Context: one part of a larger RNA
RNA sequence: CAAUAUUGAAGGAACUCGGCAAAUUGACUCCGUAACUUCGGGAAAAGGGGUACUUUUUUUGGGAUUUUUUCACAAAAAAAGUGGCACAUAAGAGGGGGUAGCGACUGUUUAUCAAAAACACAGGACUCUGCUAAAUUGUAAGAUGACGUAUUGGGUCUGACGCCUGCCCGGUGCUGGAAGAUUAAUAAAACAAGUGCAAGCUUGGAAUAAAAGUCCCAGUAAACGGCGGCUGUAACUCUAACGGUCCUAAGGUAGCGAAAUUCCUUGUCGAGUAAGUUUCGACCCGCAUGAAUGGCGUAACGACUUCCCCACUGUCUCCAGUAUUGACUCA
Numbered sequence: 001c002a003a004u005a006u007u008g009a010a011g012g013a014a015c016u017c018g019g020c021a022a023a024u025u026g027a028c029u030c031c032g033u034a035a036c037u038u039c040g041g042g043a044a045a046a047g048g049g050g051u052a053c054u055u056u057u058u059u060u061g062g063g064a065u066u067u068u069u070u071c072a073c074a075a076a077a078a079a080a081g082u083g084g085c086a087c088a089u090a091a092g093a094g095g096g097g098g099u100a101g102c103g104a105c106u107g108u109u110u111a112u113c114a115a116a117a118a119c120a121c122a123g124g125a126c127u128c129u130g131c132u133a134a135a136u137u138g139u140a141a142g143a144u145g146a147c148g149u150a151u152u153g154g155g156u157c158u159g160a161c162g163c164c165u166g167c168c169c170g171g172u173g174c175u176g177g178a179a180g181a182u183u184a185a186u187a188a189a190a191c192a193a194g195u196g197c198a199a200g201c202u203u204g205g206a207a208u209a210a211a212a213g214u215c216c217c218a219g220u221a222a223a224c225g226g227c228g229g230c231u232g233u234a235a236c237u238c239u240a241a242c243g244g245u246c247c248u249a250a251g252g253u254a255g256c257g258a259a260a261u262u263c264c265u266u267g268u269c270g271a272g273u274a275a276g277u278u279u280c281g282a283c284c285c286g287c288a289u290g291a292a293u294g295g296c297g298u299a300a301c302g303a304c305u306u307c308c309c310c311a312c313u314g315u316c317u318c319c320a321g322u323a324u325u326g327a328c329u330c331a
Stems, first nucleotide, its partner, number of pairs: 001326008010317002014315001019312001027051005036041001038160001052082010063071002083087001095310004100305002102302002107119002123158006135144003161297004166227003171224002173220005180215003186209002191204005228246005255289001256286001267283005
C1' cells in the first nucleotide's frame, strides 16, 4: 500500500450522476393504525408498551387417579421480590413515510455487460372459416387443425377495471357489382397467294367471338392512413364570441398538455429550500398531443424511473485505530 472484517470524538448526506456502499429496523406478544379503495385491501401501515430469574395466588388445557376430589405437568394472567450497564442479553429475523411517471396484476426475456416502461396476460375488437373448413406443412400420398364443428378453429390489432373511442372512403388495401371500355391463348368469316386433274391441303389476312385482371360504379377506418391557410372585427389597450375569402376527402371532437412528446427553454406563476436547469401544482403560445398505431383516470402490485421527508450512519468534513491475509524488508 491492497483485500476482507471491525471500531470511532463532534457533525449527520455537507459525499455523489444518484444515500452507491454501509448503518438503522428485525422475534413473539399487547395496544394502536391515515388518505384512498375495485370494500377484498391499504396494513406488520404509521406509532407505542412488555419480554430474564424466584415465590405466591388464580384461571385454562390435556393426562393420571377416582367419580367427593386429588396429584404432577404445561401455558396464561395478576401480585410481590432478586441480580445485571444491558433480560427477544449470542446467532438468525422488515428501515419507514409522502409525491409523480410508466406498466393493471402473478408471470416471461437478451445462457455469458440490459429484468425494464420491453414480451406475455385475462378482457375488447376486426377479419377469415359450413367441414374433404379456413390456415400450416409436404413434389405427392398424407399429416396437423381435430377424433374438434361458428359459444369451433386460424390471422391481425389492442391490453385488467372505470368513463369513452369524434370527423374523413380523395389515395392505398380489402369486399361487392348480369351493363360498358380494354385484353391473352384459342376459335375464326370475307378475300388473296401457293400446290394439286380433283376432292383438298398449306400460307397470308384479319372482321368477329373470347376469362380473370385493369379502367369504371359502390361499400369499408378497432383496414394502411389523414384530420388547413390568409384576413377583418367589441367605446383604453389587448383579445376575438362574429364576418369575409382560398383550398381540401375531411380540416383534430372529448380528454390531456413545457409531457418518457416543448426546439426557443432554466417558458411564466405558485409550492417546497437560506439558496432548486431536477420535482410537484397550474397556465396554454401543442417547433411537432389526441382517441384500440387507443385517449384520459385508476385501488392493488413493482430488485422499474423521478423528487422530498423522518430515522440511520466513516458516503463525507477528515481521516484514525485494531484483527487477518497478501504485498514489502531481512534471513